[in-house]
RNA sequence: UUAUCAAGAGUGGACGAGAGAAUCGGCUUUAUGACUCCACAGCAACCUAAAUUUUUAAGGUGCUAAUACCGACAAAGCAAAAUGCUUUGGCUGAUGA
Numbered sequence: 001u002u003a004u005c006a007a008g009a010g011u012g013g014a015c016g017a018g019a020g021a022a023u024c025g026g027c028u029u030u031a032u033g034a035c036u037c038c039a040c041a042g043c044a045a046c047c048u049a050a051a052u053u054u055u056u057a058a059g060g061u062g063c064u065a066a067u068a069c070c071g072a073c074a075a076a077g078c079a080a081a082a083u084g085c086u087u088u089g090g091c092u093g094a095u096g097a
Base pairs, nucleotide, nucleotide: 001097002096003095004094005093010040011039012038013037014036018029019028020027023072024071025070026069041064042063043062046060047059048058049056050055068092073089074088075087076086077085078084
């Protein structure tokens, strides 16, 4: 720089307190052991490869709670006492090339 991000896929071992990127708010998850690490298994199909035109899943990554868990900023619409709701975009981020 560019593509994708509402689908999909977990067991065992070690560790021992937070985790869900950061700030705030919400919500969730976690001593029935999370997060992280290791092993194995699986998902997927970005790159490579094979087949050959839409498949395969061998290699390089990635991933395996919840939409990137949801919101925050802007526009349009709806509603309204106020909080708000919907859609689109943006911001930030993750992964690949």